RNA sequence: GACGACGACACGGGGUGCCCCUGCGGGGGCUGAGAUCACACCCGUCGAACCUGAUCUAGUUCGUCCUAGCGAAGGGAAUGUCGCCGUGCCGCGCA
Numbered sequence: 001g002a003c004g005a006c007g008a009c010a011c012g013g014g015g016u017g018c019c020c021c022u023g024c025g026g027g028g029g030c031u032g033a034g035a036u037c038a039c040a041c042c043c044g045u046c047g048a049a050c051c052u053g054a055u056c057u058a059g060u061u062c063g064u065c066c067u068a069g070c071g072a073a074g075g076g077a078a079u080g081u082c083g084c085c086g087u088g089c090c091g092c093g094c095a
Stems, first nucleotide, its partner, number of pairs: 001089001002087003006083005011044004017030005050075003056069004
């Protein structure tokens, strides 16, 4: 120096649902990393973060959730700096 793993920061992308009560202001509960804004959380091509199909299909549930399918189908941010560690790698120097 190259390549790779990890971390930090910067930059970029993304989601915010379901059920119950209500005096409609709000309150309670569920799942989840996150349930509408938070210096949070998740994801950045090795891309299932997330969106579309989709008010989808089957099972399950009060419903979301969950399991399987659709399906690696079509889209999707098309990154940088620094630190640290590593290597049957490359170059240079010294002994």